About this RNA
c-di-GMP-I-GGC riboswitch aptamer from a Gammaproteobacteria bacterium, 90 nucleotides, folded computationally. It matches the Rfam family "c-di-GMP-I-GGC riboswitch aptamer". Gene Ontology term of the family: cyclic-di-GMP binding. It was read from a public genome assembly, where an Rfam model found it. NCBI's taxonomy places the organism under Bacteria, Pseudomonadati, Pseudomonadota, Gammaproteobacteria. Its mean pLDDT, the model's own confidence on a scale to 100, is 78.
[in-house]
RNA sequence: CGAUGUAAGGGCAAACCCGUCGUAAGGCGGGGACGCAAAGCCUCCGGUCUUAGAGUCCAAUCGCGACAUGAGACAGCGGGGUUGCCGGAA
Repeated sequence: CGAUGUAAGGGCAAACCCGUCGUAAGGCGGGGACGCAAAGCCUCCGGUCUUAGAGUCCAAUCGCGACAUGAGACAGCGGGGUUGCCGGAA
């Protein structure tokens, strides 16, 4: 450095429900466990999702449309950065 998890001690907590914040995606708290060896932390890159008006396009069936742009969300989408418990063997 990589790999190993049916070891030991444990940890986190999906969906769903209740409350709450937000236009929304979604966040927070409680309950609850689908799973996770980083499902700890960080939006740097890609991706997905939400939203906006003063942009462009189509349509004229003027929209709950498409694209771009701005702002946001997802760390349990992937990459990357960083920190970390125990321990057999090589």